RNAcentral holds the full RNA, with entries from ENA.
The part of an RNA shown here (large-subunit ribosomal RNA, domain II) has 690 nucleotides and comes from a Planctomycetota bacterium.
It matches the Rfam family "Bacterial large subunit ribosomal RNA". Its family is annotated with structural constituent of ribosome and ribosome in the Gene Ontology.
Context: one part of a larger RNA
RNA sequence: CCCGGCGAGUUAGUCUACGUAGCGAGGUUAAGGGUUUGAGGCCCGCAGCCGAAGCGAAAGCGAGUGCGAAAUGUGCGAUAUGAGUUACGUGGACUAGACCCGAAAACAGGUGAUCUAACCAUGGGCAGGAUGAAGCGGCUUUAACCAGCCGUGGAGGUCCGAACCGGUGAAUGUUGAAAAAUUCUCGGAUGACUUGUGGUUAGGGGUAAAAGGCCAAUCAAACCUGUAGAUAGCUGGUUCUUCCCGAAAUAACUUUAGGGUUAGCCCUGUGAGCUAGCCCACGGGGGUAGAGCACUGUUCUGGUCGGGGGGGUAUCACAACCUACCCCACCUAGACAAACUCCGAAUACCGUGGGUGUUGUCACGGGAGUUAGACUGCGGGGGAUAAGCUCCGUAGUCGAGAGGGGAACAGCCCAGAUCAGCAGCUAAGGUCCCGAAUCCGAGCUAAGUGUCGAUAAGGAAGUGAAGUUGCUAAGACAGCUAGGAUGUUGGCUUAGAAGCAGCCACCAUUUAAAAAGUGCGUAAUAGCUUACUAGUCGAGCGACUUUGCGCCGAAAAUGAACGGGACUAAGCUCGGAACCGAAGCUCUGGGAUCCGCGCGGUGGACGUGCGGAUCGGUAGGGAAGCGUUGAUCGUUGAUUGAAGGUCGAAGGUAACUACGACUGGACGACGAUCAAGAGAUUAUGCCGGG
Numbered sequence: 001c002c003c004g005g006c007g008a009g010u011u012a013g014u015c016u017a018c019g020u021a022g023c024g025a026g027g028u029u030a031a032g033g034g035u036u037u038g039a040g041g042c043c044c045g046c047a048g049c050c051g052a053a054g055c056g057a058a059a060g061c062g063a064g065u066g067c068g069a070a071a072u073g074u075g076c077g078a079u080a081u082g083a084g085u086u087a088c089g090u091g092g093a094c095u096a097g098a099c100c101c102g103a104a105a106a107c108a109g110g111u112g113a114u115c116u117a118a119c120c121a122u123g124g125g126c127a128g129g130a131u132g133a134a135g136c137g138g139c140u141u142u143a144a145c146c147a148g149c150c151g152u153g154g155a156g157g158u159c160c161g162a163a164c165c166g167g168u169g170a171a172u173g174u175u176g177a178a179a180a181a182u183u184c185u186c187g188g189a190u191g192a193c194u195u196g197u198g199g200u201u202a203g204g205g206g207u208a209a210a211a212g213g214c215c216a217a218u219c220a221a222a223c224c225u226g227u228a229g230a231u232a233g234c235u236g237g238u239u240c241u242u243c244c245c246g247a248a249a250u251a252a253c254u255u256u257a258g259g260g261u262u263a264g265c266c267c268u269g270u271g272a273g274c275u276a277g278c279c280c281a282c283g284g285g286g287g288u289a290g291a292g293c294a295c296u297g298u299u300c301u302g303g304u305c306g307g308g309g310g311g312g313u314a315u316c317a318c319a320a321c322c323u324a325c326c327c328c329a330c331c332u333a334g335a336c337a338a339a340c341u342c343c344g345a346a347u348a349c350c351g352u353g354g355g356u357g358u359u360g361u362c363a364c365g366g367g368a369g370u371u372a373g374a375c376u377g378c379g380g381g382g383g384a385u386a387a388g389c390u391c392c393g394u395a396g397u398c399g400a401g402a403g404g405g406g407a408a409c410a411g412c413c414c415a416g417a418u419c420a421g422c423a424g425c426u427a428a429g430g431u432c433c434c435g436a437a438u439c440c441g442a443g444c445u446a447a448g449u450g451u452c453g454a455u456a457a458g459g460a461a462g463u464g465a466a467g468u469u470g471c472u473a474a475g476a477c478a479g480c481u482a483g484g485a486u487g488u489u490g491g492c493u494u495a496g497a498a499g500c501a502g503c504c505a506c507c508a509u510u511u512a513a514a515a516a517g518u519g520c521g522u523a524a525u526a527g528c529u530u531a532c533u534a535g536u537c538g539a540g541c542g543a544c545u546u547u548g549c550g551c552c553g554a555a556a557a558u559g560a561a562c563g564g565g566a567c568u569a570a571g572c573u574c575g576g577a578a579c580c581g582a583a584g585c586u587c588u589g590g591g592a593u594c595c596g597c598g599c600g601g602u603g604g605a606c607g608u609g610c611g612g613a614u615c616g617g618u619a620g621g622g623a624a625g626c627g628u629u630g631a632u633c634g635u636u637g638a639u640u641g642a643a644g645g646u647c648g649a650a651g652g653u654a655a656c657u658a659c660g661a662c663u664g665g666a667c668g669a670c671g672a673u674c675a676a677g678a679g680a681u682u683a684u685g686c687c688g689g690g
Base pairs, nucleotide, nucleotide: 001690002689003688004687005686006685011096012095013094014093015092016091017090018089019088020087021086022085023084026050027049028048032044033043034042035041036040054061055060064076065075066074067073099237100236102234106227107226108225109224110223111222117201118200119199120198121197122196123195124194125193126191128160129159130158131156135152136151137150138149139148140147164188165187166186169184170183171182172181203219205215206214207213240625241624242623243622244621245620250263251262252261253260254259264370265369266367267366268365269364270363271362272361277356278355279354280353281352282351283350284349290343291341292340296337297336298335299334302331303330304329306328307327308326309325310323311322312321313320373398374397375396376395377394378393379392380391381390382389403414404413405412418590419589420588421587423586424585425584429580430579431578432565433564434563438577439576440575441574442573443572444571450567451566458552459551462549463548464547465546466545467544468543469542470541471540479536480535481534482533483532485509486508487507490504491503492502515530519528520527591615592614593613594612595611596610597609598608599607600606626679628676629675630674631673632672633671634670635669636668637667644663645662646661647660648659650657651656
C1' cells in the first nucleotide's frame, strides 16, 4: 500500500418547541397493592405535581394589588375574545465521559541497585625490558664535618611494552554480523589500578573526581497498577439516496484575538398584510468633488506718501537728510491647504403622492452555521502617489460557480449548468496554418515596429498630415570663380596687444561689397577664413508651431516576454458587409418544486388536466424515501429445492429492486406496526490476510 471484517451523536434525568393521541376547567398518578393467559395486560392507590389569580421584599390583601396621607395618578395584573394536562415521537438546551480516537502531565499505593553510581566485607590479577631515590660499604678528602668517586641497594600516582582496563583518530557498518560493533590506529598498564563473590543506599529519593550523568536498551524526576473514559478553546475522523432553500468571514464585549456571547446574514413554522424594492414627480437637510482666497495659515510679482528696525552723512542736543538693507501694514498681479471656506454639485440619504410589484416587508416561535476571507475597478489613510503590501469605504467576482474567451491561469471579460438532442441564433473573443469562421474600401508604418506584457528624461535633415512666417525670375538656397579695401598698428593697457589677452569707443572714406571684425593662427606681425558683394547656374529655398506612425536611449543571470508556425500584412488607424463562437437564448421531448384555476375527493391529504414561475451550490436548515438486524400480527413460499453464491439480461430520478440458469441443501418472503449494537474510500484507525 491492497483486500476482508470491526469502527464514531448513545443512554438516563430535568426543561423547552413542534407533531400525534387521550381527557379537558381540568389533566395525571408515584411508591405500593390486587388479579391474570406473566419481560405483558387489567384494576386499585387522589400522597404529590401542573393548570384554573394576581400583586407585593414581606406581613398581607385579592379581581385586584404594590407605591402613597391620598388621587380621576402610575407599575404589574383581571375583565372569557379563557386551555390545560398526561403519554409517545422528533428538534434543541442543561447535568452526566455525552460523537469517536489522541496527549505531555498530576496524584496515590507498590516493584526494582542481576545494568549502572558510590560504599562495605572477603578473595583474585598485572609477560618482559628500562631508569637507578634514600640507606649502607669502601676509597679520596677534612682538624672534624661537608663534599667527590667506586660499589651495593632497589624507591617511584617513574619510563617502554603484552595480558588486563580504556575508547584518540579514521574507514566500514547505518532494513548492521551488532538497538553502539568490526578493522587499523591510539591512552593507562604497582595504581586515585583492575576484577570475582556477597552485601548497603530507592523515586522529589538514591548515587555522582559534576556530564543533569547513572538508578535493568527508560531519567530535568524510574517502572507497575490505580484515580481514569484526567483534561485537550487543539489536530484527525464521523458510514445510504433524492428533492427545496441557502449563508458568513462584519459590529459590540471578552486574560480576548486560530476560542466565545449577543446582534447581523441563512433555513423553517404561525400570523399580519399594498409592506420592501424599483420608476416618475415633488419637498428636505448637507459641506464631499470642484472651485475660491472673504476667514485661518502658506506663497510669489511690482509698488507705496505709511509704521518699526539696521547702516551712512552730519550734529552740543533735538530735529534733518540718504539708503540696490530687513520686518509689518496697505495697494496691485499670480498661486496652495485633510485638520481653510465668500461658494458649491453629481450621487447617496429621509419624507409625501402616483405607478409597478409571483411577500421580495413586518411580528412572534424552532434550528443553524459564520465572526482567518481573497482579488479586481473606483474613492481614500499608512508605505516610497513600493509590494501578489497593509487598513477603511463602495461595486463585482471567487469563496460556495461549472461553461466560452484570456496560450496555460480561484478573484479579469462573456455567461449563471433540471435532464436529453449528430437542430437553430448569438455574447465575450475571433475568422493565413496549427484551429471553427473573411472579404471590401481609404490611409499610415520599413522599425519584424508590430501581430494583447510594460518603459523615462533626453536626442535626431526617419517619414505622413495640418499650419505660421521669411527669401525668390529685379534670379533665391547650395556649390563654383572673383573681391573682402582705406584713415589704422582706433584709443587705453602692455615687454608686445597690429580685427581676434583685456578695458573703452565702434566713427569716417573708397565702394558692387567689405565688421575698428565670425573663427583658426602668431611672441607680436604674417597667414587661412567668415560676415558682406559681384559673376556663374536656373527653381524653388529656409526658420518655426501642432500632430500620426516609426528610430536611439533599452543591462541579469541554462535559450525563451507574438502560444507556435509564420506574416510587410496575417501590423497600425478609420469605415463597411459577412461568418465562427458557450452548459447563454431558441426549438423538440422528459422530470421535479412552488403558485393559480378546473375536475374527483364533505374539507384536507392525495390523484389528474391546463397555465405561469422556478430547479449551480460549501457551512447550514427543511422535506420525502431506500436498505440492514430483530419483534408482534396477518397473508404466504420452500427437498417438485429456502437462505446464500456465480453468471446473464431487465426496471426505477436515486438509495435499490424483480426475473432466468447453474450452484447450494434448509429455511424464507410480502403487507402493517414497532424497536435499533441500523449503512465506511479515508481517523499515519483496530484485527486478520496478501

Its mean pLDDT, the model's own confidence on a scale to 100, is 84. Taxonomically the source falls in Planctomycetota (Bacteria, Pseudomonadati).